Context: one part of a larger RNA
RNA sequence: AUUGAACGCUGGCGGCAGGCUUAACACAUGCAAGUCGAGCGGAAACGAUAGAAGCUUGCUUCUAGGCGUCGAGCGGCGGACGGGUGAGUAACGCGUAGGAAUCUACCUGGUAGCGGGGGAUAGCCCGAGGAAACUCGGAUUAAUACCGCAUACGCCCUACGGGGGAAAGCAGGGGGGGCCUUCGGGCCUCACGCUACUGGAUGAGCCCAUGUCAGAUUAGCUAGUUGGUGGGGUAAUGGCCUACCAAGGCGACGAUCUGUAGCUGGUCUGAGAGGAUGAUCAGCCACACUGGGACUGAGACACGGCCCAGACUCCUACGGGAGGCAGCAGUGGGGAAUAUUGCACAAUGGGCGCAAGCCUGAUGCAGCCAUGCCGCGUGUGUGAAGAAGGCCUUCGGGUUGUAAAGCACUUUAAGCAGUGAGGAAAGGUUGAUGGUUAAUAGCCAUCAGCUGUGACGUUAACUGCAGAAUAAGCACCGGCUAACUCCGUGCCAGCAGCCGCGGUAAUACGGAGGGUGCAAGCGUUAAUC
Numbered sequence: 001a002u003u004g005a006a007c008g009c010u011g012g013c014g015g016c017a018g019g020c021u022u023a024a025c026a027c028a029u030g031c032a033a034g035u036c037g038a039g040c041g042g043a044a045a046c047g048a049u050a051g052a053a054g055c056u057u058g059c060u061u062c063u064a065g066g067c068g069u070c071g072a073g074c075g076g077c078g079g080a081c082g083g084g085u086g087a088g089u090a091a092c093g094c095g096u097a098g099g100a101a102u103c104u105a106c107c108u109g110g111u112a113g114c115g116g117g118g119g120a121u122a123g124c125c126c127g128a129g130g131a132a133a134c135u136c137g138g139a140u141u142a143a144u145a146c147c148g149c150a151u152a153c154g155c156c157c158u159a160c161g162g163g164g165g166a167a168a169g170c171a172g173g174g175g176g177g178g179c180c181u182u183c184g185g186g187c188c189u190c191a192c193g194c195u196a197c198u199g200g201a202u203g204a205g206c207c208c209a210u211g212u213c214a215g216a217u218u219a220g221c222u223a224g225u226u227g228g229u230g231g232g233g234u235a236a237u238g239g240c241c242u243a244c245c246a247a248g249g250c251g252a253c254g255a256u257c258u259g260u261a262g263c264u265g266g267u268c269u270g271a272g273a274g275g276a277u278g279a280u281c282a283g284c285c286a287c288a289c290u291g292g293g294a295c296u297g298a299g300a301c302a303c304g305g306c307c308c309a310g311a312c313u314c315c316u317a318c319g320g321g322a323g324g325c326a327g328c329a330g331u332g333g334g335g336a337a338u339a340u341u342g343c344a345c346a347a348u349g350g351g352c353g354c355a356a357g358c359c360u361g362a363u364g365c366a367g368c369c370a371u372g373c374c375g376c377g378u379g380u381g382u383g384a385a386g387a388a389g390g391c392c393u394u395c396g397g398g399u400u401g402u403a404a405a406g407c408a409c410u411u412u413a414a415g416c417a418g419u420g421a422g423g424a425a426a427g428g429u430u431g432a433u434g435g436u437u438a439a440u441a442g443c444c445a446u447c448a449g450c451u452g453u454g455a456c457g458u459u460a461a462c463u464g465c466a467g468a469a470u471a472a473g474c475a476c477c478g479g480c481u482a483a484c485u486c487c488g489u490g491c492c493a494g495c496a497g498c499c500g501c502g503g504u505a506a507u508a509c510g511g512a513g514g515g516u517g518c519a520a521g522c523g524u525u526a527a528u529c
Base pairs, nucleotide, nucleotide: 001528002527003526005525006524007523008522009521012376013375014374015373016372017371018369019368020334025332026331027330029329030328031327034077035076036075039074040073042070043069046068047067049064050063051062052061053060054059055058084287085286086285093212094211095210096209098207099206102204103203107200108199109198110197111196112195113194114193115149117147118146125138126137127136128135129134156164157163158162173190174189177187179186180185213259214258215257220250221249222248225247226246227245228244229243230242231241232240262284263283264282265281266277267276268275269274289310290309291308292307293306312323313322314321315320340366342365343364344363348362349360350359351358352357379409380408381407382406389400390399391398392397413470415465416464417463418462419461423456427451428450429449430448431447432446433445434444435443436442473518474517475516476515477514478499479498480497484513485512486511487510488509494501495500
């Protein structure tokens, strides 16, 4: 000088930050990932409307998916992001600098296309089993779910002859015109969407050089080991895997083994070199009760998915089941020690959706804590009878001390009352212009008017009111080291960072007066330079 600190005494306000360093110990409860009805069959709930019935004439019941909507279900996208933790890891894990043998949903540029069919299945209904979790059987049904067929600019394979393989739901919504209509719809059009291929962007996988703690009281280590060939596997290179062949590979420039440890940007210190460290914030990695495994998918071997084994907890009708806070709060435990079972999606961002919107313990805020940094205040001026009281005294006085009182002022902050920004951009609606189009529908873009969204919030800020009113402590005073006397005690009680004080005149113990240093803090302890 510093700290994610703790402890003791004390404590007025605000701003900005920070807040389980220990048990990666166990967890009650609530919430933390949903969304789309403009993909589908539908209608459990609510509402509106219409109709019917009953009457206690403003309610109850019933009917109508026709409407707003929508439980459960099929389907799509997202649950691989965001959030947490640092157990493991001394490693291509991380940092720096390069590389070639790769994939990449959504987004974006380009090319070509989106024809015609089929069989199921959940839900619903019926039935059965079970304590439950749930499961089974029958019948029936839809799709942007699934499977064939046709077609192929490009794409893949090829013995370059050709051959072969190979995709897709035109399904839905809005609007308009005229025609047809079997009143279902067809045609045209707009935006979204789908398929194949090829660029981009983004993200990810892989390889290599180099750097990356301690121990030699760890000196030899290694058989898929090192290399080759054939094969397999992967998105892709490769002993990644396998069969055969060869006998290699690493190591005092420290292999192997053991211990410790997430790495970095940074942070602390220091004139620097260096040393220590890796909280918050940011990048990367690893993990998700412990161990193992794959499935789905563009992406996982997946924190709030699945399966198996184990430990633990819970339910049970004993046959069998359920669970995973190292998400946000919160509880027990451990500990010197670390907060609310809060508000809101208003902003920023994310997921889904055409959108309105819904979800979001991410985030924005609020609450608690002097934990830290910074700022402000606890009054200002005047005031000598140098008051009283305290303490000391050589008894003359000195000191506390302009300090108080008194007088004259001020009102920051806190308090009360009022006014009141900014964080708000969007969205909706109306109109204009442009584009699309057959279209002055609709949709998209731009502009303008109107409307309109704030958790914080009793916001910040400003104004007014009242009154010095509501606000100072802590450590030290032998030397180091700024600051001295008295009383008590008598090697006792005690102090102490080092030297050392205390055994009857203690500036060193305890108290008092006085003083010194810091100040809403001050000291102590711990730790680093």

Small-subunit ribosomal RNA, 5' domain from an uncultured prokaryote, 529 nucleotides, folded computationally.
The full RNA is in RNAcentral, with records from ENA.